[in-house]
This record gives sequence, C1' cells and structure tokens, in this order.
RNA sequence: UGUUUUCCUUGGGGACGGGUGCAAUUCCCUACCGGCGGUACAGCCCGCGAGCCCUUCGGGGCAGAUCCGGUGUGAUUCCGGGGCCGACAGUGAUAGUCUGGAUGGGAAGGGGAAACG
Repeated sequence: UGUUUUCCUUGGGGACGGGUGCAAUUCCCUACCGGCGGUACAGCCCGCGAGCCCUUCGGGGCAGAUCCGGUGUGAUUCCGGGGCCGACAGUGAUAGUCUGGAUGGGAAGGGGAAACG
C1' cells in the first nucleotide's frame, strides 16, 4: 500500500416579521435552508440517495432547477451580479420550512480486526 471477509461508529437543514381571512408557519409580501460521491471548492455539470410505479425479487422505470462578467493552464464549482428549484401522506385553506411514516431507511464517511498478495 492493494484485495477479500468481518466488526464498531457517524450519517439533513430551514417561516424572523407582516397582510387577507371564521380558519393559512399551506395563499400574498417577506425571511430562511441546501444530503452523498466525482470534478478547480457545485442545491441547479455527471452520478447516487430518500419517494412513487412495475417486478419473474435478479432488477427495471419515473423523478427539480443557472445564466452573465472576472481571475486562472483549468472553475455552469472560486469572486462579483442577476435568476431558479425542491418526494409522499395529512390539514378548518393550496406546505422545500408544520405534523406523520421515521427511535425507520439510506447514498456514503471514519475507525478497528483477520487472511492473502
């Protein structure tokens, strides 16, 4: 330092303030948030995860959003500016932010042990 097996552990954030209304953290104004791997440091480039559908249970399918300028060998990732997006179920009224499935699952990260090279 590599491969295989195995154990432990970590592993999601966010409605301040105001308006209308009998009623809304769901509408309107405004505020706020950004999982994991890759790559010049990324919510919006590529891929993965949670969710939904199908399944011969191997797996298959669906699934959001970015432009301009600057620096640089290199950046849709940095700097400056302007934008945009956000599962399912519930609700006295439509939800990225409330409640719930979830003391769950999970991409993946960290650490240890053994064997072999």